[in-house]
RNA sequence: UUCUUAUCAAGAGUGGGGGAGGGACCGGCCCAAUGAACCCCGACAACCAGCAUAGAAAACUGUGUAUGGUGUUAAUUCCGGCAGAUUUGAUCUGAGAGAUAAGAA
Numbered sequence: 001u002u003c004u005u006a007u008c009a010a011g012a013g014u015g016g017g018g019g020a021g022g023g024a025c026c027g028g029c030c031c032a033a034u035g036a037a038c039c040c041c042g043a044c045a046a047c048c049a050g051c052a053u054a055g056a057a058a059a060c061u062g063u064g065u066a067u068g069g070u071g072u073u074a075a076u077u078c079c080g081g082c083a084g085a086u087u088u089g090a091u092c093u094g095a096g097a098g099a100u101a102a103g104a105a
Stems, first nucleotide, its partner, number of pairs: 001105008013041001015040003021031003025081004042073003047069003050065006077097001082094005
């Protein structure tokens, strides 16, 4: 980098540093010197592993637990970007794209 599978409406700081940008892309609409990105700490969270526990029990499945590996910590993945339905105001459904995890090449 590509492929497969699963999830994406919940959750999480009045901290320290840092200094102007950020929300993937495009169009909107937003956030930001009352301090962005980023780093540290804290927090959230059971995707994988570990451990505990129930199913008589190996395998397996369920539940619990932040110990290890990630991940997350404004707004539904902020909304739309393609197709369809209801209907003309928008709403809903699915797909695509994207993100994360696990596995494979």